[in-house]
Annotation:
Transfer RNA from a bacterium, 73 nucleotides, folded computationally. Its mean pLDDT, the model's own confidence on a scale to 100, is 80. Rfam family: tRNA. From the family's description: Transfer RNA (tRNA) molecules are approximately 80 nucleotides in length. It is annotated as a transfer RNA. The RNAcentral record of the sequence draws on ENA.
RNA sequence: GCCGUUGUAGCUCAGCUGGUAGAGCACGUCAUUGGUAAUGACGAGGUCUCGGGUUCGAUUCCCGACAAUGGCU
Repeated sequence: GCCGUUGUAGCUCAGCUGGUAGAGCACGUCAUUGGUAAUGACGAGGUCUCGGGUUCGAUUCCCGACAAUGGCU
């Protein structure tokens, strides 16, 4: 330099063909226990990397940038 893949909650990841975003773990409160752990109930937490475009509407489609990663030279 060229060609791909990925970027969503603190972490690991879902989100099928565009319609106001979810799971597990972690975290907080409560219950349970003599006390922990475990278990159960409830709850909080997200400018969906950034900037444009298309659309009534974009995490999703298109373009560019940035970052991580793989291959080739």